[in-house]
Molecule: c-di-GMP-I riboswitch aptamer
Organism: Methylocaldum marinum
RNA sequence: AUCUGAUAAAGGCAAAACCAUUGAAAGAUGGUGGCGCAAAGUUACCGGUCUACGGGAGAUAGUCUCCUAUGACAGCGGGAUUGCCAGC
Numbered sequence: 001a002u003c004u005g006a007u008a009a010a011g012g013c014a015a016a017a018c019c020a021u022u023g024a025a026a027g028a029u030g031g032u033g034g035c036g037c038a039a040a041g042u043u044a045c046c047g048g049u050c051u052a053c054g055g056g057a058g059a060u061a062g063u064c065u066c067c068u069a070u071g072a073c074a075g076c077g078g079g080a081u082u083g084c085c086a087g088c
Base pairs, nucleotide, nucleotide: 003087004086005085012037013036017032018031019030020029021028022027035075041081042080043079045078046077047076048073049072050071054068055067056066057065058064059063
């Protein structure tokens, strides 16, 4: 340096739920919590998923339905990139 990741050690992250803040929503942030994770670090490049304030279309008495990412998800998969510990 490459490869591998147990059950070990030093440590790390933190699902659901609840509370607070924030946002139109999806979601985000903080606290409690701990389902799990060897990249559950970073990155929307590819596929996918969620939402629809605004915009568009249609119907309508009020109002409703549909489409749309410029909003999100890295703990959905792939790619890119950086890195701890241990083993061989």